[in-house]
RNA sequence: GGAUUAACGCUGGCGGUAUGCCUAAUACAUGCAAGUCAAACGGCCAAUUUAUUGGCAGUGGCGAACGGGUGAGUAACACGUACUUAAUCUGCCCAUAAGACGGGGAUAACAGUUGGAAACGACUGCUAAUACCGGAUGUGAUGCUUUGUCAUAAGAUAAAGUCUUAAAGAUGCGUUUGCAUCGCUUAUGGAUGAGAGUGCGCUACAUUAGCUAGUUGGUAGGGUAAAGGCCUACCAAGGCAACGAUGUAUAUCUGGGGUGAGAGCCCGAACAGACACACUGGGACUGAGAUACGGCCCAGACUCCUACGGGAGGCAGCAGUAGGGAAUUUUCCACAAUGGGCGAAAGCCUGAUGGAGCAAUACCGCGUGUAGGAUGAAGGAUUUUGGUCUGUAAACUACUGUUAUAGGAGAUGAAAAAGCCAUGUAGGAAAUGACAUAGCCUUGACAGUAUCCUAUCAGAAAGGGGCGGCAAACUAUGUGCCAGCAGCCGCGGUAAUACAUAGGCCCCAAGCGUUAUCCGGAUUUACUGGGCGUAAAGAGUGCGCAGGUGAUUUCACAAGUCUGUAUUGAAAGGCUGGAGCUCAACUCCAGUUUGGUAUGGAAACUGUGUUAUUAGAUUAUGAUAGAGGUUAGCGGAAUUCCUAAUGUAGCGGUGGAAUGCGUAGAUAUUAGGAGGAACACCAAAAGCGAAGGCAGCUAACUGGGUCAUUAAUGACACUGGUGCACGAAAGCGUGGGGAGCAAACAGGAUUAGAUACCUUGGUAGUCCACGCCGUAAACUAUCUCUACUAGACAUUGGAUUAUUUCAGUGUCGCAGCUAACGCAUUAAGUAGAGCGCCUGAGGAGUAUGCACGCAAGUGUGAAACUCAAAGGAAUUGACGGGGACCCGCACAAGUGGUGGAGCAUGUGGUUUAAUUCGAAGAUACGCGAGGAACCUUACCAACUCUUGAAAUCCUUUGCAAAGCUAUGGAGACAUAGUGGAGGUUAUCAGAGUGACAGGUGGUGCAUGGUUGUCGUCAGCUCGUGUCGUGAGAUGUUGGGUUAAGUCCCGCAACGAGCGCAACCCUAGUCGUUAUUUGCCAGCAUUCAGUUGGGGACUAUAGCGAGACUGCCCGGGUAACCGGGAGGAAGGUUGGGAUGACGUCAAAUCAUCAUGCCCCUUAUGAGUUGGGCUACACACGUGCUACAAUGGUGCAUACAACGAGAAGCGAUACUGCAAAGUGGAGCAAAUCUCUCAAAAUGCAUCUCAGUUCGGAUCGAAGUCUGCAAUUCGACUUCGUGAAGUUGGAAUCACUAGUAAUCGCAAAUCAGCCAUGUUGUGGUGAAUACGUUCUCGGGUCUUGUACACACCGCCCGUCACACCAUGAGAGUUAACAACACCCGAAGUUGCUGUUCUAACCGUUUACGGAGGAAGGUGCCUAAGGUGGGGUUAAUAAUUAGGGU
Repeated sequence: GGAUUAACGCUGGCGGUAUGCCUAAUACAUGCAAGUCAAACGGCCAAUUUAUUGGCAGUGGCGAACGGGUGAGUAACACGUACUUAAUCUGCCCAUAAGACGGGGAUAACAGUUGGAAACGACUGCUAAUACCGGAUGUGAUGCUUUGUCAUAAGAUAAAGUCUUAAAGAUGCGUUUGCAUCGCUUAUGGAUGAGAGUGCGCUACAUUAGCUAGUUGGUAGGGUAAAGGCCUACCAAGGCAACGAUGUAUAUCUGGGGUGAGAGCCCGAACAGACACACUGGGACUGAGAUACGGCCCAGACUCCUACGGGAGGCAGCAGUAGGGAAUUUUCCACAAUGGGCGAAAGCCUGAUGGAGCAAUACCGCGUGUAGGAUGAAGGAUUUUGGUCUGUAAACUACUGUUAUAGGAGAUGAAAAAGCCAUGUAGGAAAUGACAUAGCCUUGACAGUAUCCUAUCAGAAAGGGGCGGCAAACUAUGUGCCAGCAGCCGCGGUAAUACAUAGGCCCCAAGCGUUAUCCGGAUUUACUGGGCGUAAAGAGUGCGCAGGUGAUUUCACAAGUCUGUAUUGAAAGGCUGGAGCUCAACUCCAGUUUGGUAUGGAAACUGUGUUAUUAGAUUAUGAUAGAGGUUAGCGGAAUUCCUAAUGUAGCGGUGGAAUGCGUAGAUAUUAGGAGGAACACCAAAAGCGAAGGCAGCUAACUGGGUCAUUAAUGACACUGGUGCACGAAAGCGUGGGGAGCAAACAGGAUUAGAUACCUUGGUAGUCCACGCCGUAAACUAUCUCUACUAGACAUUGGAUUAUUUCAGUGUCGCAGCUAACGCAUUAAGUAGAGCGCCUGAGGAGUAUGCACGCAAGUGUGAAACUCAAAGGAAUUGACGGGGACCCGCACAAGUGGUGGAGCAUGUGGUUUAAUUCGAAGAUACGCGAGGAACCUUACCAACUCUUGAAAUCCUUUGCAAAGCUAUGGAGACAUAGUGGAGGUUAUCAGAGUGACAGGUGGUGCAUGGUUGUCGUCAGCUCGUGUCGUGAGAUGUUGGGUUAAGUCCCGCAACGAGCGCAACCCUAGUCGUUAUUUGCCAGCAUUCAGUUGGGGACUAUAGCGAGACUGCCCGGGUAACCGGGAGGAAGGUUGGGAUGACGUCAAAUCAUCAUGCCCCUUAUGAGUUGGGCUACACACGUGCUACAAUGGUGCAUACAACGAGAAGCGAUACUGCAAAGUGGAGCAAAUCUCUCAAAAUGCAUCUCAGUUCGGAUCGAAGUCUGCAAUUCGACUUCGUGAAGUUGGAAUCACUAGUAAUCGCAAAUCAGCCAUGUUGUGGUGAAUACGUUCUCGGGUCUUGUACACACCGCCCGUCACACCAUGAGAGUUAACAACACCCGAAGUUGCUGUUCUAACCGUUUACGGAGGAAGGUGCCUAAGGUGGGGUUAAUAAUUAGGGU
C1' cells in the first nucleotide's frame, strides 16, 4: 500500500447491486418446509337439477434417495486430473421388435365384540382392484452341451440342441370381430444417473523408526449388480518403510478468492462441482436407487406426557427463542415467473424459488446548491501593535430544482400450457385422436413499485481523523517527568509545532478512525533470488553402501527434450471485444485461457544399450626422501636416592625474607651403586602423516608419497545421508611402575584481606599393559575433488649435459574478488560436481524425551518470557600503572620560605534579631572590597509614606517656593512664624486621577557583554586536487632543524587563513636638534650655578642610527649548528602589551544591559539605632620574631618612581612625643611631601627567654570627624606573653633574578595597609642530567570508552513481579489391547408349533414353500483390568528474566 462474511468509537441524506452466527455439530417453544392420483379399487358421508357433483379414511401406484442445511468426522482413491470397467447396474424418458390368453385364493376399509389413561391394538365376519398366486404362449433372455469366426490372458459373437422364465387394465370414440390414448409384459439399443478399479497430485512433526496374522500371495468355495481377503477353509511366509511406513496433531476437497512485477505466500464466506453428516453409537428393511435430515428397529444421553403399567421427540430445512460471544436479520408476501413431485388433464403441493422487510456490512452512483459579491464587515485567533489569518467565506443580489415534499399518469417482466373455433398434413372403413399453423379468451406476489409530468421552497441533508520525523499539514494559551501521549524513534523536569484546549491548516468524505487477520514492501528461507576466514554458519579426520554427478568415439532406441494433431480442461469467475439498465457497480453475448492424456514426427544435447579409444584412474618395473606406524634391544648426559671417603658450619631460597635441610655432620668434592623418565647439540620459515600427532641409536615387520622409463587394464572416476574406523590433554576401571615435575592439601611470606601470584614440602596424575571416554581456540577460526587465470624471491625431494621440468613448503605481488580488513596458481579469483551448516540478541547448548557411557559426561535439542537491538570491519577522538621522541623552576642541583609561636587579614563552622550577598580543587579563601564608626548597606529591630525618593503625560489650585527661627519628636516628619523674584508663554510649588514608577527579588542551566583556566602551549582549519562505497584520509605524516606547523629536504599534493615571529611600548649605545625650572668645562661673580654667560658634559624629549647569522673558520645536501672577530648590545638583546580553533552548561542577572517569572499601603521608599568587627574551633594568605651576618646609641654617605589647591605645606616657635601655633613658596624639571633605609665608622651588649622578641594589659594624651561605646589611627610612661628555627607534608625562584633594604602612590575626613600597585639601593648560589613526580606537544599501538577511565562493567546478597522446569501425588480426556456380558439385526442350522393359493391323493391328510420359536458366528453400548499418550493442578524446590 491493498484486502476482509469483520467488530468497536464518533457521525449519518438518498438510490442501485450484493452480503449477513467465523463462537456452542449447544438446547429448542410455535407455525410451516412432500405430496399427489377417483381416468387403478371397494366403501362411507353430503348436496341435489336424478343424473351427476363434492368430500373423507383405507387398499393400490408413483414420489418422498431430488430439492434445502451444515462442515463434526476424514490426511483418505475423500477430493482434483487423466484413464479403465472385456468386472457392473440404471425407475421415469427415447427408438426398435414382439405380446397382453385363460384362471384362482385372499385382505384392509366396513360391521360386531373387546383391551388400554394414552400411544396403539386383539378376535370374529363380509368385499374389490392396475394388490397377490398358479397355468399357456416364447419374438427373445438365462444356464448347460457341440461346432465355427474374431480378439488382448480373463472375453465377444454366429448356428444347432436342451432347461427355465411374462402380462392389467382404465378412459374416449365408434359400434362390424374394433380403433385411439394413457398404462402393462418380454427383449435389444440409446440417453441419464450411479457403483468399482488404476496412474499422478494432495499439511506439519523423526524429541513418532520400525509397522503388519486376514496381515501379503495362492487354491477352492461363498457373497455381491459387479473385480477383489469382501468373507470362509487350507497352503506358503510374505507385504509396507529413510523416495518417510507406523503414530500423533491439525484440516472437508476443488473451480476459485486476496496479495504480488512474477515465482510464490495466505484463504476455501457468498456462487458452482464433489464428499461427508443429520441428538450420539449400531443395524438392517423397502426400493431402480438409501444403509434414508422432516422412514423403521435397538442401545445411550437429554427433554416432555402419564392413571406409574407405559408412551412421545430430534430446526446442521424457513422464520423464530434461549445460551455463548466483539459480532450476524422478519415467527413477512406469493406460487405471477424459473424449476420440481403427482396427475390424461384441469389442477394440487412446493420456507426450492421469486420478492418485500432489517443492517453504511461491502461495492457503485447522486446530493447537501450555482454565479456574482471588498467597507476585505462583525466575531474569533494572533501580533513586531503596523498588521495578518479565518476570507468571496458570510451578509447582500440574481439563478437552478438533482434529491425532497405534494398532486397526477404509469410499465417491461406473460408467454406457453389448457379451453373455444378454424385450416392444413399423414394414416384410418369411420369417429375420437396425433402433428403443424392462424385467431379468440384468461393469468402479476413484487406494486400503484421503477419511470415520466406538473407545482413549491436554498429551503430538510457533514462529519471523522491528523498536523515532531517516517508522512501532506503550525501557532497561541494552560500544565511543569505532574496530568498525559506513543505504531517505531521518542515527547513532558517553566518559553512543549509531540500532553490538554483554541484558532488555523492537511487528508478522506456519508463516512472517518481504531483493533484483529492475510499478502506486500522482506532478495528477511533466496526455484526465479542469499550465504558460511573475522558478522549466524565447514562436521575434529578419513574409509565407504545407497543416492547425486561423470572423459573421447560408432551405431541403434526415443525415456527426458523440441514440435504437429486429436481429446479433455463443467458452468460461473479472469482477460479481450461488444451489448442492456440515464452512468457505474451489476447483468448478458462472443472469443480466449497455464495443465493432463492419446497419437505422429525430429535426433543436436542428457539418458539407455552397443563398438572402439587413452588424455581421468589404477597396476607392473627402476630409483628415491622422510621425527609415518608397531615391536624388541641398546646408549650417554643430567636430576634424585643409597653406600663409602674428604671436610666444617652453614646450605637453600627471594624483590627482600621465612618455613625447610644441617654438629645424629648437611651444602660442597671424589668413588661406587640403584632406579625411573626424557632424549641437549644436529635443528631449519625443514621433513612425514587423513587429522590428532611424530625427534637418542640399532634391528625386524609395515602404510603412504614423489620422480623417471617403457609396458598393461580400459572410465574402473568424484562426492558421500545412515554406517564403520581413528581421534590431543584431562578423566575413569584393573594390574604394574614411580626419578623428576606436580592439581588437591599443609606450612612460610606478600596483603586491608590473599582460599592467588613468590617460596618450602607434597598426593593423585604424568610412565607401561589392557579396556573405556569421544571432547578442545580439534584453527589456516578457510569441507572434498577437477579445470583455468601475470609474475618475483627463498627452500625440500626427484629427473635432466643445460635452458628447464614434476611434486611439496613459505614470503611478497598483478588482474579479479571482498562490507572492510584482507585473499591472490597452497584463492577468499573464474567455473563445474557432491556433502555439511546458518537465518536477530538473550533465555540456552539450558529444560524435557531418547541414545551412548562404570561415572564424569557426550550426542540430538526446544519453548514460555524479555529486549530493539546484539554483532563485524574500519574512522575520528579520548584514555592506558602501552611504546618512541620533545618541552616546561616539572624533577634534579641550589637559595629562601610555609606548616610550630604571637598578631593581621580572608574563609568555613558555630552563634545571632541580623551577623547582607557572591566566589568553592587546580582556575574560591589580603578574592568582588583600590580602604563597613554614620553614610556606604544590599541585612535586623522600631517608627513612617503609598502615583510614591527620582522619570513622562493629564486635570486643577496658586501668591505662594527654597532658606531661616521656634516648638514636639530618636529622627524622618509635623505645626507655627519669618522670608521674598526661582516660577506666572506657569519650565516652580501643592492637591488629585490613572496610565505607570520602583525592586542589590528569582533564574549566569534563557542571554549580551566582560573575565578566569588549559596556555604564550604550538597548535586549529579551509579551497582545489587525489585516494577511499563511506565515516574520513592526504596536505599537517616522514628525515633533519627550531623557542615555534620556525625553516629546509623529500613526498599526490598545490596553495591559503587564524595562531608563531615581526610591526607597538619600555630599558641599554651613539649621533643630531633644542636649552628652562635642569647642567657648569672654560671666562667673570656669589655664602650658595646665586647671577652674567655657555651648550662642551649630565639631564630632559623630539628625530635618527644600530644587530641582519651581515663577516671569518669548521661541520652539514640544505635549513641550521659550534666557535671567533668587531661591537654598547650576538644569535628571540632584557622586560611588557599582544592569548588561535576550542574546553570546563567554568564565573558574574549584586558593575551594566536584558527575555521570562514574581512583589505592588510592599520583596518599593524614608529615618534612628544595631549588624556586616560575634568566637569553643578548623583552614588559606601574610607581618614580626626567635637573635651576634645581631640589638642599642652616636656620627657620616648615596636613589628612583610618584603626588599636591576644601591640597602639599618650608624656615621659625611650643611640646619628651604624637602633634600644635603660624603661613614663605608652589597648579610644580623652579616650592612642598622628602632626613631614604640597608650600608659605612666608632662605642656597647657576650649567648641569656637576654639590652633578643614584642603580644597583652594599665595610665595619660594627640589627631580626624556631627559622632571614636559597640568599632579608628598615632604618641608617651609602665607591663613584658608565646617564641631558642618549627612533624608529616608543601611553595617560590635560573641574573640585576632569588634574598634583603627602604621610598612613593591609588582608595581616603580618618583608618584597622602587615594588603595591592609601582620604584630604586645592596646583591648571590646552582643546573650532572631527563630514570622518576606533575603538566603539555608530536607519532604510533590496544580499546567492549564517546555525558569519552570521575568511562564501561561482572557476580552474589536483600526486596518486588513474571513466565518456565522438577515434584510425594491428584484429577480429567483420548486412542488402543485383553477378558466378561451381549440389544436390535443380517446370515447359517434346526424342523417344536402354525400355515389360503401350487402339487399329490387316502377328502382332510401329506408334500413344496413360508411364518413364529429355538440355537450358532459376528457385533454397538456397558463392565473389569493392566499399561500408553495428552492436558490441568500441587506443599516444596531449582535456575531464568525484568